[in-house]
Predicted 3D model of RNase P RNA and transfer RNA as a complex of 453 nucleotides.
It holds a member of the Rfam family "Bacterial RNase P class A".

RNA sequence: CGCAGAGGGCGGGCGGCCGCCCCGGGGCCGGGAGCCCCGGGGAGGAAAGUCCGGGCUCCGCAGGGCAGGGUGCUGGAUAACGUCCAGUCGGGGAAACCCGAAGGAAAGUGCCACAGAGAACAGACCGCCCGGCACUCAGCGCGUCUGAGAGCCGGGUAAGGGUGAAACGGUGAGGUAAGAGCUCACCAGCGGCCCGGGCAACCGGACCGGCUCGGCAAACCCCACCCGGAGCAAGGCCAAAUAGGGGAGCGCAUGAGGGUGGCCCGCCCCAAGCUCCCGGGUAGGCCGCUGGAGGCCCGGGGAGACCCUGGUCCCAGAGGAAUGGUCGCCGCCCCCUCCUGGGGGGCACAGAACCCGGCUUACAGCCCUCCCGCCCC
RNA sequence: GCGGGCGUAACUCAGCUGGUAGAGUAUCAGCUUCCCAAGCUGAGAGUCGCGGGUUCGAAUCCCGUCGCCCGCUCCA
Numbered sequence: 001c002g003c004a005g006a007g008g009g010c011g012g013g014c015g016g017c018c019g020c021c022c023c024g025g026g027g028c029c030g031g032g033a034g035c036c037c038c039g040g041g042g043a044g045g046a047a048a049g050u051c052c053g054g055g056c057u058c059c060g061c062a063g064g065g066c067a068g069g070g071u072g073c074u075g076g077a078u079a080a081c082g083u084c085c086a087g088u089c090g091g092g093g094a095a096a097c098c099c100g101a102a103g104g105a106a107a108g109u110g111c112c113a114c115a116g117a118g119a120a121c122a123g124a125c126c127g128c129c130c131g132g133c134a135c136u137c138a139g140c141g142c143g144u145c146u147g148a149g150a151g152c153c154g155g156g157u158a159a160g161g162g163u164g165a166a167a168c169g170g171u172g173a174g175g176u177a178a179g180a181g182c183u184c185a186c187c188a189g190c191g192g193c194c195c196g197g198g199c200a201a202c203c204g205g206a207c208c209g210g211c212u213c214g215g216c217a218a219a220c221c222c223c224a225c226c227c228g229g230a231g232c233a234a235g236g237c238c239a240a241a242u243a244g245g246g247g248a249g250c251g252c253a254u255g256a257g258g259g260u261g262g263c264c265c266g267c268c269c270c271a272a273g274c275u276c277c278c279g280g281g282u283a284g285g286c287c288g289c290u291g292g293a294g295g296c297c298c299g300g301g302g303a304g305a306c307c308c309u310g311g312u313c314c315c316a317g318a319g320g321a322a323u324g325g326u327c328g329c330c331g332c333c334c335c336c337u338c339c340u341g342g343g344g345g346g347c348a349c350a351g352a353a354c355c356c357g358g359c360u361u362a363c364a365g366c367c368c369u370c371c372c373g374c375c376c377c
Numbered sequence: 378g379c380g381g382g383c384g385u386a387a388c389u390c391a392g393c394u395g396g397u398a399g400a401g402u403a404u405c406a407g408c409u410u411c412c413c414a415a416g417c418u419g420a421g422a423g424u425c426g427c428g429g430g431u432u433c434g435a436a437u438c439c440c441g442u443c444g445c446c447c448g449c450u451c452c453a
Stems, first nucleotide, its partner, number of pairs: 001373002005370006012330007020042009044349001048360002051358005056231004063265004068227005073087005088102001089100004103222002108220002110216003125161002127157007135149005140143001169187006188212002190209003194205004235287004245278006257269003294313004299308003331347007378449007387402004396433001404420005426442005
């Protein structure tokens, strides 16, 4: 230096003034509300899309089967995952390195348009070869002859041409009327069996079998593993008015009925009666609501994802929904100009809403480390 | 916030077990009519929202993304 590669980090900074939301303390004030004062905290790497997974809550204890859905090389990490780490195989690149929904098509079913003769235990259009029929020409030995050519019919052939995304291994030799794994040598693939390495995916090697077997499973399907359903508008508490039933406990024959998430089983509930309680939902208020698989630091284990011990910190919790405005200086970008000074504008993508782990997508401008290639000293 | 659905011609829709995209209305041209309307005949018009993948081949199957629409307490 390269329109090279990988990993990590930042996402304008500092200060003044005026505001907004939450928490703690104090005062007016003995308590609540309200107001005032002081102190503390106040968006993100994606808060986004809501695409996965988990916590939490309720349904019925989360059980079995069917159906349905998801995942799909191997081993590990994890609360779990479709995520991450390491490896294997395949593909790309000169390299650093990157990408991969990567089980099974010799279980079964289905599809492969158009073109083409034939599209799956295939097929004869041209070509090649053999036989027959009749014909033309040439030759002479004049024949039931030989050779060549075009035509028709029957057959062989998968080497060559042609079609197609795809045509039933490749090269060479033998073989044959012409050909063909028809046979043989080598190569490629597949299957079987064995040896060595590896936890495994898989890799390396020896032998046997002419076995040569198309593709599609992001078509149905098969195999292995996983998944009960809903979601903080979950769910719980307070509470005026309307209506007059509702709930809990005891008891309980039948499996008729009801309950749940699509169905079945299983499970649970129960009519009458007795006892006790007086409500439930919405509008409104409160809880859930932020202290958590939490952040940072030291040390240890591991190849890594990650895990463990110790220390330290508390870091938004709104509810028509705060996180803003303004001024000064500085940084970066753009424009103008009287040109190294001044003026103006802008600072990407975007903004919490129960929480967390991921993925994906958007993103101006930078910073650090390592690595590849080329050139120069 | 959560759940669900839809994007195909100017408009409304079909096609979605993969095979190269149609219908009606509208537009234009011709016929018909004295002229218009109606009718008949014909024509044009499509990045199948966008990007990527699977496949020989994608509107259709899969993934991502963008836009639009709908629904969301409970019991006697």